């Protein structure tokens, strides 16, 4: 220098190919309540991400296109 995979709540994992059921979902953590003599377990509820960043297409973008940053891998 060229190519590929990945980047989504505090952590982790879906969703992306087939744009509109998403209020962006699940689990863990955290908070509140119930339960218990207390804790744990269990049950109910809640907080938290606008999807790496910027731009484009479109009535509409996490999802399509371009550029770019970072991690890892391959080729030279």
């Nucleotide at each position: 220098g060229g190519g590929g995979u990945c980047g989504u709540c505090g952590a982790u994992u879906a969703g992306c190919c087939u744009g509109g059921c998403u209020u962006a979902a699940g689990u863990c953590c955290c908070c509140u309540g119930c339960c218990u003599g207390u804790c744990a377990c269990g049950c109910a509820g809640g907080u938290g991400a606008u999807c790496g960043u910027g731009g484009g297409u479109u009535c509409g973008a996490a999802u399509c296109c371009c550029a770019u940053c970072g991690a890892c891998c391959c080729c030279g």

Notes
Transfer RNA from a Candidatus Omnitrophota bacterium, 76 nucleotides, folded computationally. It was read from a public genome assembly. It matches the Rfam family "tRNA". It is annotated as a transfer RNA. The source organism's lineage runs through Bacteria, Pseudomonadati and Candidatus Omnitrophota.